[in-house]
Molecule: transfer RNA
Organism: Treponema sp.
RNA sequence: GGGGGUGUAGCUCACCUGGCUAGAGCGCUUGCAUGUCAUGCAAGAGGUAACCGGUUCAAGUCCGGUCAUCUCCA
Repeated sequence: GGGGGUGUAGCUCACCUGGCUAGAGCGCUUGCAUGUCAUGCAAGAGGUAACCGGUUCAAGUCCGGUCAUCUCCA
């Protein structure tokens, strides 16, 4: 320098056939229960879906560019 993959909650990921409120587990906060760190149950907070632009009535999802990272080739 060139090809390909990935980027969604604090962490690991789903949603990838465009449409209904963007979800799960772990973690965090609060409450309740057993004598307790712990454990169980219930409730809650937390996301401009890496960034910019385009297509569309409508984009996390499609298209282009940028950045980061992984990998292959040279």